[in-house]
């Protein structure tokens, strides 16, 4: 905007417009059309009347009970239906439409005439009805239609009459529908505890349909409520639905039931019914109209449109079915319904193909390059055709109505109607539908989401704490199964996923089904209301329970069993369930009521009994302090050490007196008492409680306790005393970076009393009270029994308290363990993550300080206990080590090498960084080396394999360049052979591919370093523990040692220690050349030679030493001290030899080796240059600083290496390095090769020196293509600093340390570095207190990246919630009051009036208006 509530002409009066049938008249004529007037038959706009608009649709705003769900009840109404009963006679005046007229923009209204009725008023009747004072008295109605044809009448239209139907009136029942009362039962909040005056009730009235404060008068003063009134919030309420195993939770779309609502509010009116979704009047808000005066509207009906929102259809189609109105039908209307369309919203079902296919195609993707995955998957053969097209065919959803007809029924009737029953004739939105048949052709059909654990599923690539992920743990900082992406995978599949919710898991509110010593949680303690629970026996009753029965528990849903649609969802026939409820019949055990009676609990009565129980009033000593007095003199007092203070005006000490306040030593004791806090000196006085014994009485009186009342350490706080010591605050001195603290010196509240507060505490046993039950032992306090007795006491038992310890059981452990935390009852309080927070805010409470009740936003992901391991500690025990002490020499100062860092350069390549980096990789940088710079070349490469192609290889030379390179000449013809070639080897191509000291030691392998040669790290089985774990491995001794011994729930292995292994120290033995030489010969005088091999020595073999013996401690042990032999004593001295593990230790630059990068360069080649630079720090050394010394000169005595590209004798030159020249030696042979210190003798004499050697001139050697950057020696000359070294710091315990030379590797040459040798050759220490590292046991942790942890306030900056906040403002509620629309009851003196009665005046009634 349309459309959802209309229909009846068979109730009426009519006929407006406009088509049309039908009868009846007339015109015109084309004689069958037209047009007209008429009836008003069909039919009908409007209008009277009747019925239904109170049903059907529709939404959930109110509402915590006027609702709703279940059983109940009595005091009602009920149109339309349904059976009963009686009746429907006669009258009357009236309004609308119609007509005139008048106003208004309009809606729409007035006035004035006329007319029906099933519209409205009488009067007649009254079975039954209604009211009664029981005498009586009161009210009804409407007619319309079909038919019929005797009769009877007429205005001839018809009417009475008959009968059918449908109506109408009065009334009785019914049924359906409604209204009303009653019990139960329905959400949170007490930070809402008091509501309440029509409020409870009763009496008369009034009112409803109808009970009833519904509403009024008048009494009474109730009435609800802690079993939650009242308030405040949020809610529609069931049947159910959603979850769960159930009990429950949560929800209350759709379906059905019951409610409440229609623009908001009021409000009635018609009506059976309504205080009325598509009615009416008022008010308010909005929206539209308007001539401004005034009107007209309510989609929470069905479609639609806008707003809002994360989001929710079409302005469909038909009444065909089913169902509703009205009507006698026909037939109307019906967005209720049935149907379509949207939307994968959600259930169900089907498809997107099916079989074969291995060259496992290609391509994608990973790869250990072999393959492997995609994957029979595809392709390619052979099929099939659902769905979806196309075409064709095609059920059921319809029965009925009308119309003929046949039976019954009404009836006088065959007529009308009604029922059955045949025929016939029609009716389908949905539908281009189900369903079936032909056609074609794999033909049109598959996605989402995850693959790190939960929790099925994994590689590759980007990325590099970025960019993202993310339900929770948590990924991502260069190898990400976590991010993207790829390829595979796995789940579900026309759907997946993702957000939001709701149960569950959650025994995480626990009723089923939890807790409170320490994890949150026992009220600080008693009395004691109310409630809870209660002891034994009997009777009695039948409320709780228990059992039948009947009622009820709508349907639909679930669940079972059948049936239709191809299945299935869905649909439908039946059951069974609906655990409630309520009647009513029974059991009587057990609880509850009532009644009797009983003594075991519970209490009273007698006698004792111990006690810091309480309260008052006296007293008592000791001690501080202060006062006088006296004695006395310089300090006193305090401290870690001080100093503040106090003292020559006389402290302190000491002594005598004296005031005054507090406390009560000893006794004193896991001893007593009390309910707890708490109670101490002694005496009176008042006073409460526990125990003991034994008997007698009550006879359940009992036990817990919300609220309630009390009682309550200390500090606090009020008044008013008091005031010694003690001390918050406060002042001073210290100490400290700093000290508003801890030491000290003062000091004041306050601590004491009296009298009211206050109400809390780790008020703790961190344990609520009460009652029974359950092994034991050893204290100790009050009582009561008994035994022995030597008169000391002791033992047994018993009861109340009070401690240890410990079985069973609990306990997360730790512990508890008759005083439970054990079994079990009954009452109370409490808890439900952490922090915010015991706060805020409101209440109460209090002078105040507070206290008591007690949130929430916000935020974290833990926060907590209990044990275990570690590991720390300025925590304890034991213990070890050049760790400290004792000592010796030394480094820090110089000059010098030498590494480092820094700095400089083109580059000073790169690695090492506390101990554990800095003479370290480097056992040796001029070139190489070498990795860096700079130029110059090169591109299958210096170097490997593979394939082609020439060619022996190779030699020699010449030109050009700084070389590499280039380019050119000349010699040279090998080996094998099947004669084709083929092997090494050079040159030249081609691409595979080589190379990287180019990153990652935080990707890694090996290798090293450190702790630490420290004595420790584990195992297996057993036991213990719920477990981590633990014993073992701890204890007691002892050791260098987790050495060994004892013990011991442990008993055993391992890896480690210690032995076995080289070396060295003594003997023995074997063996005897190049070694040796005692005796024997011989010499040239040299073990030279003969000769021996004894001895030295060489190497090979045993042998020795093991706490073996002896005393002594010591546990009969293990060992330790002490001694003896003995070369050596107690690991004989040295090496090798490094557990389990830590430092993300070093090293990608020895090697190797993931993954990254480079590819005419980050790779190869050359030449130079740099790694050697120097303001300057530092670390490791060498020279020195001098007399235990320098220098000359003479003499002596090792070991252990090394040598043919070598060591080199001797001779001889030269001052020297060195050169010349050449024996020997492939080494116990020769040689390097002189040992040095050191002894002997000479000189210097304390000086910057005859010490000291740096620098720096000149001259030389020698290596080596080459010593200029940048070697090493020599010689000569020069002659720097240094006179024993600040702080602080490093090695050393015996052949050490110190001291003094030799030799090696590396090496052309280059050592003060480095690894080796022997020479002299010493002090000190025998202890563990402290520093440092260690090992073992034990503590204590809030710490486990492990004290280089952890952590805790404040400020600053920002952002976020949240409380307060002056005032400000919304918005709910409640009181008072103002103002007052519509209506309805009631009242009316105006005014209007048809019916009825009238005595004709007028009355009854109505209406209008007013109140």
């Nucleotide at each position: 905007u349309g459309c959802a509530a209309g229909u009846c002409g068979a109730a009426c009066g009519g006929c407006a417009g406009a088509a049309c049938g039908c009868g009846a008249g007339g015109a015109g004529c084309u004689u069958g059309c037209u047009c007209c007037u008429u009836g008003g038959c069909g039919a009908c706009g409007a209008g009277u009347g009747g019925c239904g608009g109170a049903c059907g649709g529709g939404u959930g705003a109110g509402u915590a009970a006027u609702a709703c769900u279940u059983a109940g009840g009595a005091a009602u109404c009920u149109g339309c239906c349904c059976a009963g009963u009686a009746g429907u006679g006669g009258g009357g005046g009236a309004c609308a439409a119609c007509u005139c007229g008048a106003g208004g923009a309009a809606a729409c209204u007035c006035g004035a005439g006329c007319u029906a009725a099933u519209a409205c008023c009488g009067c007649a009747u009254a079975c039954g009805c209604c009211c009664u004072a029981c005498g009586g008295g009161g009210g009804a109605a409407a007619g319309c239609g079909g038919a019929g044809g005797a009769u009877c009448u007429u205005u001839c239209g018809g009417g009475a009459c008959u009968u059918c139907g449908c109506g109408c009136u009065a009334u009785u029942g019914g049924a359906u529908g409604a209204g009303c009362c009653u019990a139960a039962g329905u959400c949170g909040g007490a930070u809402u505890a008091g509501c309440u005056u029509g409020u409870u009730g009763g009496u008369g009235g009034g009112g409803u349909a109808a009970a009833g404060g519904c509403c009024u008068a008048c009494c009474a003063a109730g009435g609800c409520g802690a079993c939650g009134a009242u308030c405040c919030g949020u809610a529609g309420c069931u049947g159910g639905u959603c979850u769960g195993a159930g009990a429950g939770g949560a929800c209350g779309a759709u379906c059905a039931g019951c409610c409440a609502c229609a623009c908001u509010g009021g409000g009635a009116c018609u009506g059976a019914g309504a205080c009325a979704c598509g009615g009416c009047c008022c008010a308010g808000a909005c929206u539209c109209c308007u001539a401004c005066g005034g009107g007209a509207g309510g989609c929470a009906g069905c479609a639609g449109u806008g707003g809002g929102g994360a989001a929710u259809a079409u302005u469909g189609g038909a009444c065909a079915a089913u169902g509703g109105g009205g009507g006698c039908a026909a037939c109307c209307c019906u967005g209720a319904u049935c149907c379509a369309g949207c939307a994968a919203u959600g259930c169900c079902g089907c498809g997107u193909g099916u079989g074969u296919g291995a060259a496992g195609a290609a391509g994608g993707c990973c790869u250990g390059c072999g393959g492997g995955u995609u994957g029979u998957a595809a392709a390619g053969c052979a099929c099939u055709u659902u769905c979806a097209g196309u075409a064709g065919a095609g059920a059921a959803g319809a029965a009925a109505a009308g119309c003929c007809u046949a039976g019954g029924g009404u009836u006088a009737a065959u007529a009308c109607c009604c029922c059955u029953g045949g025929g016939u004739c029609u009716u389908g939105a949905c539908g281009u539908a189900a369903c079936c048949u032909a056609c074609a052709g794999a033909a049109g059909a598959a996605g989402c989401a995850c693959c790190g654990g939960c929790u099925a599923a994994c590689u590759c690539c980007g990325u590099g704490c970025c960019a993202g992920c993310a339900g929770c743990c948590g990924c991502g900082g260069u190898a990400a199964u976590a991010c993207g992406g790829a390829g595979g995978g796995u789940g579900c599949g026309a759907g997946c996923g993702u957000u939001a919710a709701u149960c569950g898991g959650a025994a995480u509110u626990a009723c089923u089904g939890g807790g409170c010593g320490u994890a949150a949680a026992g009220c600080g303690c008693g009395c004691g209301u109310a409630g809870g629970c209660g002891g034994c026996c009997c009777g009695g009753u039948c409320a709780g329970u228990c059992g039948g029965a009947u009622g009820u528990g709508a349907a639909a849903g679930c669940c079972c069993u059948g049936g239709g649609c191809u299945c299935a969802a869905c649909c439908u026939g039946g059951g069974a369930a609906u655990u409630g409820c309520a009647u009513u019949c029974g059991a009587u055990a057990c609880u509850g009521c009532c009644g009797g009676g009983c003594u075991a609990g519970a209490g009273u009565a007698u006698g004792g009994u111990a006690g810091a129980g309480g309260g008052u009033a006296g007293u008592g000593g000791a001690a501080u302090u202060c006062c006088c007095g006296a004695u006395g003199u310089a300090g006193c007092g305090g401290u870690g050490a001080a100093a503040u203070g106090c003292g020559u005006a006389g402290a302190u000490a000491u002594c005598g007196g004296g005031a005054g306040g507090a406390a009560c030593a000893c006794c004193a004791g896991u001893g007593g008492c009390g309910a707890a806090g708490g109670c101490g000196g002694c005496u009176g006085c008042c006073u409460g409680g526990a125990c003991c014994a034994a008997u007698a009485c009550u006879g359940a009186c009992g036990c817990u306790g919300a609220g309630g009342c009390g009682c309550g350490a200390a500090a606090g706080c009020g008044u008013g005393g008091g005031g010694a010591g003690c001390a918050a605050a406060c002042a001073g001195g210290a100490u400290u970076a700093g000290a508003u603290a801890c030491c000290c010196u003062g000091g004041u509240a306050g601590u004491c009393c009296a009298c009211g507060c206050c109400g809390u505490a780790a008020a703790c046993g961190a344990u609520g009270a009460g009652a029974a039950c359950u092994a034991g032992c050893c204290g100790u306090u009050g009582g009561g029994g008994g035994c022995c007795u030597u008169a000391g006491u002791g033992c047994c038992u018993u009861u109340a308290g009070u401690g240890g310890c410990g079985c069973a059981g609990c306990u997360a452990a730790c512990g508890c363990a008759a005083u439970a935390a054990g079994u079990u009852c009954u009452c109370c309080g409490c808890c439900u993550g952490g922090g915010g927070a015991g706060u805020a805010c409101g209440g109460c409470c209090g002078c105040a300080a507070g206290g008591u009740u007690a949130a929430a936003a916000c935020u974290c992901a833990a926060a907590g206990g209990a044990a275990u391991u570690g590991a720390c500690g300025g925590g304890g025990g034991c213990c070890c080590g050049c760790a400290c002490a004792a000592g010796c020499g030394g480094u820090g100062g110089a000059g010098c090498a030498u590494g480092u860092g820094g700095u400089u350069u083109a580059a000073u390549u790169c690695g090492a960084u506390g101990c554990a980096a800095c003479g370290c990789g480097c056992a040796g940088a001029a070139c190489c080396u070498u990795a860096c710079c700079u130029g110059g070349g090169u591109u299958u490469g210096a170097c490997a394999u593979c394939c082609c192609g020439c060619g022996a290889a190779c030699u020699u030379c010449c030109c050009u360049g700084a070389a590499a390179g280039g380019g050119g000449a000349a010699g040279g013809u090998g080996c094998c052979u099947u004669c084709g070639g083929g092997a090494a080897c050079g040159c030249g191509g081609u691409g595979a591919c080589a190379g990287g000291u180019g990153c990652u030691g935080c990707a890694u392998g090996g290798c090293u370093g450190u702790c630490g040669u420290c004595a420790g790290c584990u195992c297996g089985u057993g036991u213990c523990g719920u477990g981590a774990g633990a014993u073992g491995u701890u204890g007691g001794g002892u050791u260098a040692a987790g050495u060994c011994c004892c013990g011991c729930a442990a008993c055993g292995a391992g890896c480690g220690c210690a032995a076995c292994c080289c070396u060295u120290g003594u003997c023995c033995u074997u063996a005897g050349u190049u070694g040796c030489c005692a005796g024997c010969g011989g010499u040239u005088c040299g073990g030279c030679c003969g000769g021996g091999c004894a001895c030295u020595c060489u190497a090979g073999g045993g042998a020795g030493a093991c706490u073996g013996c002896c005393g002594g401690u010591g546990u009969c042990a293990a060992a330790c001290c002490g001694g003896a032999g003995g070369a050596g004593g107690g690991u004989g001295g040295g090496g090798a030899u490094g557990a389990c593990g830590u430092c993300a230790a070093g090293u990608c630059c020895u090697c190797a080796u993931g993954g990254c990068c480079c590819u005419u360069a980050u790779g190869c080649c050359c030449a130079g240059g740099g790694c050697u630079a120097c303001a300057c720090a530092c670390g490791u050394g060498c020279u020195a600083c001098a007399a235990u010394g320098g220098u000359c000169g003479g003499c002596a005595c090792a070991g252990a290496g090394g040598g043919c590209c070598g060591c080199a004798a001797c001779a001889c030159a030269g001052u020297g390095a060195u050169g010349u020249g050449u024996a020997g030696c492939u080494a116990a042979u020769c040689c390097c090769a002189a040992a040095a210190a050191g002894c002997c003798g000479g000189u210097c004499u304390c000086a910057g020196u005859c010490c000291g050697g740096a620098u720096u001139g000149g001259a030389g050697u020698c290596u080596g293509c080459a010593a200029c950057u940048c070697g090493a020696c020599u010689c000569c000359a020069u002659g720097a600093a240094g006179u024993u070294g600040g702080a602080a710091u490093c090695g050393c315990u015996a052949g050490u340390a110190a001291u003094c030379g030799c030799g090696g590797a590396u090496c052309a040459g280059c050592a003060u570095g480095c690894c080796g040798c022997g020479g002299u050759g010493a002090a000190u220490a025998a202890g563990u207190u402290c520093c440092c590292g260690g090992g073992c046991c034990u503590u204590g942790u809030a710490c486990a990246c492990a004290c280089c942890g952890c952590c805790c306030g404040u400020c600053a900056c920002a952002u976020c919630a949240u409380g307060g906040a002056a005032g400000c403002u919304g918005c709910u509620c409640g009181a008072a009051c103002c103002a007052g629309a519509a209506g309805u009851c009631g009242g009316u003196u105006a005014c209007c009036u048809a019916a009825c009665c009238u005595u004709c005046g007028g009355g009854a009634g109505g209406g209008u208006g007013c109140u």
Molecule: small-subunit ribosomal RNA
Organism: uncultured prokaryote